[in-house]
RNA sequence: AUUGACAAGGCAAACUGAGCGAAAGCUCAGGACGCAAAGCUACGGAUCUUCCACUCUUAGGGGUAAAGAUGGCCGAGUUACCAAUU
Numbered sequence: 001a002u003u004g005a006c007a008a009g010g011c012a013a014a015c016u017g018a019g020c021g022a023a024a025g026c027u028c029a030g031g032a033c034g035c036a037a038a039g040c041u042a043c044g045g046a047u048c049u050u051c052c053a054c055u056c057u058u059a060g061g062g063g064u065a066a067a068g069a070u071g072g073c074c075g076a077g078u079u080a081c082c083a084a085u086u
Stems, first nucleotide, its partner, number of pairs: 001085004010035002015030006033072001039078003043075003046070005053064004
């Protein structure tokens, strides 16, 4: 530097329980679908939510703004273990 076949070690989806939140969702424990960055950072895109504000409305709801969520959606940035090969 490249790669992830083997080995070691690591993470942990759905679901369940407890807690937090208006929600998306998050935390802890159990649990493993998967992961070679499924480590970290909301910078760009994407998706999701609507306590609050404005606005439209056929009163069901819609839109805008703002705030929030997802790093296990993609890109980007950054750091790094083990093994194999060169």